Annotation: The RNA shown here (Guanidine-I riboswitch aptamer) has 98 nucleotides and comes from Halopseudomonas sabulinigri. Its mean pLDDT, the model's own confidence on a scale to 100, is 83. Rfam family: Guanidine-I riboswitch aptamer. Rfam's curators write: This family represents a conserved RNA structure found upstream of the ykkC and yxkD genes in Bacillus subtilis and related genes in other bacteria. The sequence is in RNAcentral, with records from MGnify.
RNA sequence: AUAGAGCGCUAGGGUUCCGGCUGAUCUGCUCAGUGACUGGUCCGAGAGCACUCGACCUUUCAAGCAAAGGUUACACGGCGGGAUAAAAGCCCGGGAGA
Numbered sequence: 001a002u003a004g005a006g007c008g009c010u011a012g013g014g015u016u017c018c019g020g021c022u023g024a025u026c027u028g029c030u031c032a033g034u035g036a037c038u039g040g041u042c043c044g045a046g047a048g049c050a051c052u053c054g055a056c057c058u059u060u061c062a063a064g065c066a067a068a069g070g071u072u073a074c075a076c077g078g079c080g081g082g083a084u085a086a087a088a089g090c091c092c093g094g095g096a097g098a
Stems, first nucleotide, its partner, number of pairs: 004053003008049002012043002017040002019037001020034005054072007074094001076097001080092003
């Protein structure tokens, strides 16, 4: 400090949908409630992981925006607010502050 971008996943997160549980009706492939239900879908990291691209450096070279190798470090952190069905290590935010 303009400290790059994308994609997949994870820690984590809740409850729209599915499933679970409870009840109603009385047996419907229905309705209501429930996330003090491990779950599937879902959301998901600046300070988590992996990969790809980008940027930069070195070497080789047939001199091509080529190939090969490498670097991309470090990072304690609220309160409050916002989105979504809802919440969150999501967003405000590498913010305030230390």